[in-house]
Context: one part of a larger RNA
RNA sequence: UGACGGGGACCCGCACAAGCGGUGGAGCAUGUGGUUUAAUUCGAAGCAACGCGAAGAACCUUACCAAAUCUUGACAUCCUUCUGACCGGAACUUAAUCGUUCCUUUCCUUCGGGACAGAAGUGACAGGUGGUGCAUGGUUGUCGUCAGCUCGUGUCGUGAGGUGUUGGGUUAAGUCCCGCAACGAGCGCAACCCCUAUCCUCAGUAGCCAGCAUUUAAGGUGGGCACUCUGGGGAGACUGCCAGGGAUAACCUGGAGGAAGGCGGGGAUGACGUCAAAUCAUCAUGCCCCUUAUGAUUUGGGCUACACACGUGCUACAAUGGCGUAAACAAAGGGAAGCGAACCUGUGAAGGCAAGCAAGUCCCAAAAAUAACGUCCCAGUUCGGACUGCAGUCUGCAACUCGACUGCACGAAGCUGGAAUCGCUAGUAAUCGCGGAUCAGAAUGCCGCGGUGAAUACGUUCCCGGGUCUUGUACA
Numbered sequence: 001u002g003a004c005g006g007g008g009a010c011c012c013g014c015a016c017a018a019g020c021g022g023u024g025g026a027g028c029a030u031g032u033g034g035u036u037u038a039a040u041u042c043g044a045a046g047c048a049a050c051g052c053g054a055a056g057a058a059c060c061u062u063a064c065c066a067a068a069u070c071u072u073g074a075c076a077u078c079c080u081u082c083u084g085a086c087c088g089g090a091a092c093u094u095a096a097u098c099g100u101u102c103c104u105u106u107c108c109u110u111c112g113g114g115a116c117a118g119a120a121g122u123g124a125c126a127g128g129u130g131g132u133g134c135a136u137g138g139u140u141g142u143c144g145u146c147a148g149c150u151c152g153u154g155u156c157g158u159g160a161g162g163u164g165u166u167g168g169g170u171u172a173a174g175u176c177c178c179g180c181a182a183c184g185a186g187c188g189c190a191a192c193c194c195c196u197a198u199c200c201u202c203a204g205u206a207g208c209c210a211g212c213a214u215u216u217a218a219g220g221u222g223g224g225c226a227c228u229c230u231g232g233g234g235a236g237a238c239u240g241c242c243a244g245g246g247a248u249a250a251c252c253u254g255g256a257g258g259a260a261g262g263c264g265g266g267g268a269u270g271a272c273g274u275c276a277a278a279u280c281a282u283c284a285u286g287c288c289c290c291u292u293a294u295g296a297u298u299u300g301g302g303c304u305a306c307a308c309a310c311g312u313g314c315u316a317c318a319a320u321g322g323c324g325u326a327a328a329c330a331a332a333g334g335g336a337a338g339c340g341a342a343c344c345u346g347u348g349a350a351g352g353c354a355a356g357c358a359a360g361u362c363c364c365a366a367a368a369a370u371a372a373c374g375u376c377c378c379a380g381u382u383c384g385g386a387c388u389g390c391a392g393u394c395u396g397c398a399a400c401u402c403g404a405c406u407g408c409a410c411g412a413a414g415c416u417g418g419a420a421u422c423g424c425u426a427g428u429a430a431u432c433g434c435g436g437a438u439c440a441g442a443a444u445g446c447c448g449c450g451g452u453g454a455a456u457a458c459g460u461u462c463c464c465g466g467g468u469c470u471u472g473u474a475c476a
Stems, first nucleotide, its partner, number of pairs: 001476002003473003007470007015460002019424005026315008034306002042053002064301007073125001077124002079121006088103005106115003127290002130288003136284002138279003141275001143273001148187006154163003167178003193267004198235007207225001212222003238261001241255005317417001321376005327370001333364003338357002343352003383414001388409007430452007
């Protein structure tokens, strides 16, 4: 100087407390451990691994296993020789790749050859999701959006170092003010960026009976850009004003005006560093290793196994509910090998035909909770839907291992969950649907969107984590 303390002081955080809803019990989904297996590919491991890499394993993916096959190779460059092709089509064969046969079939030229493509050969080489993340780059997590981490000059100290950065206040903040052997500066904080909340202005193939006309009653049409909205440009919030407190400071408390008030709300943004943290399987890369195999191709299987254990979720256990009938109100997105209306068929998944739309114009598209009426009457039920049987639909060469969905039947556990434990402070929690990426098909996951919409916070004694100052020293 740090680090540590079941030392002290001060401060902060959904850290506790006050509340609301969960997990832990049930069934299922998903990930992991373990076990099993020919293989169940690999990685991730307290917080910070476990719906994680994987924004989507039937084949492919795929790295694993079995079998079959290739050896200059599936991919790249160079050399030599030969051919005129390559592509495309057909037949045989195979589990499939491989293999065999047939048809078709180049360009330029100084006629020496050249370009391009294929085949054969030779070796240089290719190839490796093989090892090492404790050899590395790059990227990422975490403490933590915590308020810290440093430097120049000066000065103090023999020196390591100190000072500045400590102190008194204040703040979300090393934020600002005052003081001070310090005076300044840098990386962080804040602001500058984006979305959102109000208004003005410009523009108007979506919106408007706002005011007029017409009408098949649909803003459909004429007409208009006032309003809504969309897209540009601006205004607005700064403790600016008032009162009180305070050291007349910084600032704090209350008020006015205002759409918004003291950082308005949200996002992006992550200092010096810590964990030899994670990743050699995104990629790149040193060294080591394989080279008729640890490389490559194909078929089939596996990654989907199942006495069990754990994590994360979904659905429930019901009446603030289930079911039925007929009504209403979103936002944000996607669409051409695509979205697919209306109509017809089917109980339905869907099918047939097919309009429109590269989309403020058409489509996906029905929002659902909600409100109204009816029914059920507290029961393992008109709760709950697992599992199973039968019959089907769709995607796709192909749904047996191993897809999603539909109809009928079947109708399990479950009556609110031990010890323990998690999230959340406002348009939040809770609850309700909608969309997208990936994607042929395949979400209860993920990422977004809006609808309805709470309770509580006395306070900082205690648990956890962090910051500043100080104290002790078994440690460096």

Small-subunit ribosomal RNA, 3' major domain from an uncultured bacterium, 476 nucleotides, folded computationally.
RNAcentral holds the full RNA, with entries from ENA, Greengenes and SILVA.
Its Rfam family is "Bacterial small subunit ribosomal RNA".
The coordinates come from a structure-prediction model, not an experiment, and the mean pLDDT is 82.